[in-house]
A computed fold for a 73-nucleotide RNA from a Candidatus Nealsonbacteria bacterium, annotated as transfer RNA. Taxonomically the source falls in Candidatus Nealsoniibacteriota (Bacteria, Bacteria candidate phyla). The coordinates come from a structure-prediction model, not an experiment, and the mean pLDDT is 81. Its Rfam family is "tRNA".

RNA sequence: GCUGAGGUAGCCAAGGUGGUCACGGCGAAUGUUUGAAAAACAUUAGAUUCCGGUUCGACUCCGGACCUCAGCA
Repeated sequence: GCUGAGGUAGCCAAGGUGGUCACGGCGAAUGUUUGAAAAACAUUAGAUUCCGGUUCGACUCCGGACCUCAGCA
């Protein structure tokens, strides 16, 4: 340089028929429990890389940028 895959909470990760409250796990906080913890249970908070376009409406579709990974040279 070329080709392909991907970018979703602190971490991992599903999703996508365009419209619902964005599914979960780990972690965090609070509460119950305990002499105190751990474990368990309940509850809560937190996310669609950026810019533009299409559209009544975009996390999803289209284009570009940036970043990561793999292959080829």